[in-house]
Transfer RNA from Candidatus Pacearchaeota archaeon UBA73, 75 nucleotides, folded computationally.
It was read from a public genome assembly.
The source organism's lineage runs through Archaea, Nanobdellati and Candidatus Pacearchaeota.
Its mean pLDDT, the model's own confidence on a scale to 100, is 80.
Its Rfam family is "tRNA".
RNA sequence: GGACCCGUAGCUCAGUUUGGAUAGAGCGACGGACUUCUAAUCCGUAGGUCGCAGGUUCAAAUCCUGUCGGGUCCG
Numbered sequence: 001g002g003a004c005c006c007g008u009a010g011c012u013c014a015g016u017u018u019g020g021a022u023a024g025a026g027c028g029a030c031g032g033a034c035u036u037c038u039a040a041u042c043c044g045u046a047g048g049u050c051g052c053a054g055g056u057u058c059a060a061a062u063c064c065u066g067u068c069g070g071g072u073c074c075g
Base pairs, nucleotide, nucleotide: 001074002073003072004071005070006069007068010027011026012025013024020058029045030044031043032042033041051067052066053065054064055063
């Protein structure tokens, strides 16, 4: 230098195939119920510019372009 893959909540990930209604799950955090207390269990709450920028579109996490970071392979 070239090709491909990954980037979504504090952590691990789904969702991308075929664009569609308010972006989700588990764990974690916080509050509550239960308990003599703790743990476990149950209920609830908060937490996201979907790496960044631009474009297409009535509508973009999803499509296109550029770019940043990580990984694999080739030279």